[in-house]
Background
Predicted 3D model of a 695-nucleotide part of an RNA (large-subunit ribosomal RNA, domain II) from Egibacter rhizosphaerae. Lineage of the source: Bacteria > Nitriliruptoria > Egibacterales > Egibacteraceae > Egibacter. The coordinates come from a structure-prediction model, not an experiment, and the mean pLDDT is 85. RNAcentral holds the full RNA, with entries from Rfam. Rfam family: Bacterial large subunit ribosomal RNA. Gene Ontology terms of the family: ribosome and structural constituent of ribosome.
Context: one part of a larger RNA
RNA sequence: GCCGGCGAGUUAGCGAUCAGUAGCGAGGUUAACCGGUAGACGGGAAGCCGUAGCGAAAGCGAGUCCGAACAGGGCGACACAGUUGCUGGUCCUAGACCCGAAACGGUGUGAGCUACCCAUGGCCAGGCUGAAGCGCGGGUAAGACCGCGUGGAGGGCCGAACCCACCUAGGUUGAAAACUGGGGGGAUGAGCUGUGGGUAGAGGUGAAAAGCCAAUCGUACACCGUGAUAGCUGGUUCUCCCCGAAAUGCAUUUAGGUGCAGCGUUGCGUGUUCCGUAUCGGAGGUAGAGCACUGCUUGGACGCGGGGGCCUAAAAGCUUACCAACUUCAGGCAAACUCCGAAUGCCGGUACGUCAAGCGCAGCAGUGAGUCUGCGGGGGAUAAGCUCCGUAGACGAGAGGGAAACAGCCCAGACCGACAGCUAAGGUCCCAAAGUCAUGGCUGAGUGGCAAAGGAUGUGGGACUUCACAGACAACCAGGAGGUUGGCUUAGAAGCAGCCACCCUUGAAAGAGUGCGUAAUAGCUCACUGGUCAAGAGGUCCUGCGCCGACAAUGUAACGGGUCUAAGCCAUGCACCGAAGCUUCGGGAGUACACCGAUACGCGAAAGCGGGUGUGCUCAGUAGGGGAGCGUCGAUCCGCGGGUGAAGCGGCGGGGAAACCCAGCCGUGGACGCGGGUGGAGUGAGAAUGCCGGC
Numbered sequence: 001g002c003c004g005g006c007g008a009g010u011u012a013g014c015g016a017u018c019a020g021u022a023g024c025g026a027g028g029u030u031a032a033c034c035g036g037u038a039g040a041c042g043g044g045a046a047g048c049c050g051u052a053g054c055g056a057a058a059g060c061g062a063g064u065c066c067g068a069a070c071a072g073g074g075c076g077a078c079a080c081a082g083u084u085g086c087u088g089g090u091c092c093u094a095g096a097c098c099c100g101a102a103a104c105g106g107u108g109u110g111a112g113c114u115a116c117c118c119a120u121g122g123c124c125a126g127g128c129u130g131a132a133g134c135g136c137g138g139g140u141a142a143g144a145c146c147g148c149g150u151g152g153a154g155g156g157c158c159g160a161a162c163c164c165a166c167c168u169a170g171g172u173u174g175a176a177a178a179c180u181g182g183g184g185g186g187a188u189g190a191g192c193u194g195u196g197g198g199u200a201g202a203g204g205u206g207a208a209a210a211g212c213c214a215a216u217c218g219u220a221c222a223c224c225g226u227g228a229u230a231g232c233u234g235g236u237u238c239u240c241c242c243c244g245a246a247a248u249g250c251a252u253u254u255a256g257g258u259g260c261a262g263c264g265u266u267g268c269g270u271g272u273u274c275c276g277u278a279u280c281g282g283a284g285g286u287a288g289a290g291c292a293c294u295g296c297u298u299g300g301a302c303g304c305g306g307g308g309g310c311c312u313a314a315a316a317g318c319u320u321a322c323c324a325a326c327u328u329c330a331g332g333c334a335a336a337c338u339c340c341g342a343a344u345g346c347c348g349g350u351a352c353g354u355c356a357a358g359c360g361c362a363g364c365a366g367u368g369a370g371u372c373u374g375c376g377g378g379g380g381a382u383a384a385g386c387u388c389c390g391u392a393g394a395c396g397a398g399a400g401g402g403a404a405a406c407a408g409c410c411c412a413g414a415c416c417g418a419c420a421g422c423u424a425a426g427g428u429c430c431c432a433a434a435g436u437c438a439u440g441g442c443u444g445a446g447u448g449g450c451a452a453a454g455g456a457u458g459u460g461g462g463a464c465u466u467c468a469c470a471g472a473c474a475a476c477c478a479g480g481a482g483g484u485u486g487g488c489u490u491a492g493a494a495g496c497a498g499c500c501a502c503c504c505u506u507g508a509a510a511g512a513g514u515g516c517g518u519a520a521u522a523g524c525u526c527a528c529u530g531g532u533c534a535a536g537a538g539g540u541c542c543u544g545c546g547c548c549g550a551c552a553a554u555g556u557a558a559c560g561g562g563u564c565u566a567a568g569c570c571a572u573g574c575a576c577c578g579a580a581g582c583u584u585c586g587g588g589a590g591u592a593c594a595c596c597g598a599u600a601c602g603c604g605a606a607a608g609c610g611g612g613u614g615u616g617c618u619c620a621g622u623a624g625g626g627g628a629g630c631g632u633c634g635a636u637c638c639g640c641g642g643g644u645g646a647a648g649c650g651g652c653g654g655g656g657a658a659a660c661c662c663a664g665c666c667g668u669g670g671a672c673g674c675g676g677g678u679g680g681a682g683u684g685a686g687a688a689u690g691c692c693g694g695c
Base pairs, nucleotide, nucleotide: 001695002694003693004692005691006690011094012093013092015091016090017089018088019087020086021085022084023083024082027049028048029047033043034042035041053060054059063075064074065073066072097235098234100232104225105224106223107222108221109220115199116198117197118196119195120194121193122192123191124189126158127157128156129154133150134149135148136147137146138145162186163185164184166183167182168181169180170179201217203213204212205211238629239628240627241626242625243624248261249260250259251258252257262367263366264364265363266362267361268360269359270358273357275353276352277351278350279349280348281347282346288340289338290337294334295333296332297331298330299329300328301327305323306322307320308319309318310317370395371394372393373392374391375390376389377388378387379386400411401410402409415587416586417585418584420583421582422581426577427576428575429562430561431560435574437573438572439571440570441569442568448564454548455547458545459544460543461542462541463540464539465538466537467536475532476531477530478529479528481505482504483503486500487499488498511526515524516523588619589618590617591616592615593614594613595612596611601610602609603608630684632681633680635678636677637676638675639674640673641672648668649667650666651665652664653662654661655660
């Protein structure tokens, strides 16, 4: 891992409450206990619930309480239903659907591991160093001191045994639940070690690491309390039918829990109250807009006041391209501004639609982590697959078609069947169903098939404007002069460093000079003019489609691909494809209404339950509510089968909407089974790192 078996809402209480059902009914009912056929049944009235309430109570009573009250007001009468069983739903108390802690307490077992201690034993090859003391010699007044010997000290030195475990490699389902190899440290000491003994769990022992106390230690292990508790995780077993949520509000030692409300379902009641549309009537201060208020704000006019300057002994005065109030003109801004002010939405009246809904009471829930998209906003950075609200939709709990693939986007809501049809979104060259469809235009960038500021004689369309056959634009030929080197400045400044001025003359035209150039001149050139040529040339704005801007990580990889110059884009038109949508045909179920037989028939005392046809509507579905069934194992009653072969198993075959069921035959098997009724459960397995077994 697979297979098989086992494996989770149970049971109890004269508990609570509701529903169904049964008995009795202003009453209902017994409990212990006794008798007993030992189940029944009979007895047993204590008790309980109901029949009256109000008050804290005494108490009073269809009233009572507060009160001085025969004011008022509260809770109650004015009539009506209870009660006891049974079955079921839910709750309470119990382990209470099952499994799961880490922990806490009690009583014991452990120091044959290890820590420390006590007693008594054992062990440490070999080598090195050479303390004190002592002797002798030197030395001194005596010493100190020096030398040579002797001596053999030391948590001394090197290094085996022994002890340790610092580094590294291997090992890591190991040879080993801590090892092996090679190196390393201690090795007469606070050394190592044998044997015997001691200290015990809030306790020991500890050269202290919360280390160690039997592979277990921030409080050992075993059993017990014990099915501790677990607002947490996981799991929770057959089928079909009807309906079908929530991820919100308030509160919470509350935030992944819970209470109440909201939203679901079932029953009963009410009977159009709901909702939609139309119309009529309302409240309102958003969007927008505006500047009348509150504030902010740009420029101008005016200029109080202030600053600066002049003047001045003081006061006064004069002045100012400084700041600037008020007033005024023009132009703006605002969630917490409003002289204004929608669309929607909201409230109410009426009418219509009504298959449906709404509301009340009662039983049972689940939900209270939401997510994305569009729109209106707050937070953030006019970031986030961000966060918080509002509003709508979808997903959640929704399949189908499209978007290459893709919960939340677009289309569209799947009862079942069909080798029938029409469409939606989206598509129609091939992959791949359907146009290589039609007409007109655009694009040349593979733009299409990512992107901005910004840039550009890309190209199509439009508008305005200037010049032009009295000859424009471009090109070419020629001119482009004189006063004058203007004045200043400067070493120089002559059109051309810089400053100032920018005149006059000749003329077809020519700047006191557009650029290059020189040290300064010179030189080249332009503006401007004539000529040649010959018909358009220049500018501005709006707009369509393109171009550049354009760099990322495995591999083309920014059309799904092939490919496409349309098979791209814009506009118009027709046709076709395309879904579980719609239609056609057949079938099933739910519900409402009508009809059929009929006060039939079956059961029953009755109530009641059970059928068929037609029409309308409905039948996606998680949590969840409700309904109807299938199957398993005992019990009991009735009816049956079986050695002429039960159950079980295998094969062929059939039925039902499903769980499932079965005639007949064959084989196997070898003794028990089947149908109907009633009643009862240790009643259904794929999941729980489930348990046990097998492989």